A computed fold for a 133-nucleotide RNA from Fluviicola sp., annotated as SAM riboswitch aptamer (S box leader).
RNA sequence: AAUUUAUACAGAAGAGGCGAGAGACGGACUCAUAGACCCUCUGGCAACCAACUUUAAGUCCCGAUGUACAAUCGGGGUUGGAAAACCGGUGCCAAUUUCCGAUCUCAACAAUGGUGUUGAGAAAAUAUAAAAC
Numbered sequence: 001a002a003u004u005u006a007u008a009c010a011g012a013a014g015a016g017g018c019g020a021g022a023g024a025c026g027g028a029c030u031c032a033u034a035g036a037c038c039c040u041c042u043g044g045c046a047a048c049c050a051a052c053u054u055u056a057a058g059u060c061c062c063g064a065u066g067u068a069c070a071a072u073c074g075g076g077g078u079u080g081g082a083a084a085a086c087c088g089g090u091g092c093c094a095a096u097u098u099c100c101g102a103u104c105u106c107a108a109c110a111a112u113g114g115u116g117u118u119g120a121g122a123a124a125a126u127a128u129a130a131a132a133c
Stems, first nucleotide, its partner, number of pairs: 003131006013042005021031003025101004043093003048089002053083003057079009097125001103122008
């Protein structure tokens, strides 16, 4: 690099360095010499992984009451929603993945030889995490 799964309308910026483009691609729009993008430091956000605490619910086991396979109560295991917290591994801190599009399907309309326009849906692509290799 390629593969699989999950997520992508929330959230979170200061300083220093550099010096011209940046926002993945096409278009739009935006950011940028009042210094963007990028790099470093500090700070923060979030909660994917790991670790940890509390707890609703489901389910299983054990015990007690019980005629009882019912029911109730108590204890434990497991799955798991929620909440709190987070030393560690990542990630992130302009704009919804900035917006629309790039492929396919369906519907309506126009055309009827290719097709086009609009709307809806699905996928793809991209990013991040985790897994596997």
Description:
Of the family's consensus pairs, 93% are formed in the model. It matches the Rfam family "SAM riboswitch aptamer (S box leader)". From the family's description: The SAM riboswitch is found upstream of a number of genes which code for proteins involved in methionine or cysteine biosynthesis in Gram-positive bacteria. Gene Ontology term of the family: regulation of gene expression. Its mean pLDDT, the model's own confidence on a scale to 100, is 77.